[in-house]
RNA sequence: CCGUCAGUAGCCAAGAGGAAUGGCAGCGGGCUUUUAACCCGUAUAUCGCAGGUUCGAAUCCUGCCUGACGGA
Numbered sequence: 001c002c003g004u005c006a007g008u009a010g011c012c013a014a015g016a017g018g019a020a021u022g023g024c025a026g027c028g029g030g031c032u033u034u035u036a037a038c039c040c041g042u043a044u045a046u047c048g049c050a051g052g053u054u055c056g057a058a059u060c061c062u063g064c065c066u067g068a069c070g071g072a
Base pairs, nucleotide, nucleotide: 001071002070003069004068005067006066007065010024011023012022013021018055026042027041028040029039030038048064049063050062051061052060
C1' cells in the first nucleotide's frame, strides 16, 4: 500500500428499509430466619465517526477511524 471480516447498553450477542430485542450485570420489590436460587417490576444504546440515497437508514452507497486476519 491492497483485500476480507468486525464495531449495537457496563459486558456478550440478535436484528439485512417502517425506527432496536434477548441474556448476564445494575436498581426496586416478593419469597426465605438470612444469603443464594426462583419470581415480578424497572432504568440504561443520537447502533464507531462524517456525508449521501430514501417519505423513512443499525440495515443500502461513499469516505474516514479502530481492531483481527491475509497479501505485496
The prediction has a mean pLDDT of 81. This is a predicted structure of a 72-nucleotide RNA (transfer RNA) from Blautia sp. NCBI's taxonomy places the organism under Bacteria, Bacillota, Clostridia, Lachnospirales, Blautia. Rfam family: tRNA. The family's RNA type in Rfam is transfer RNA.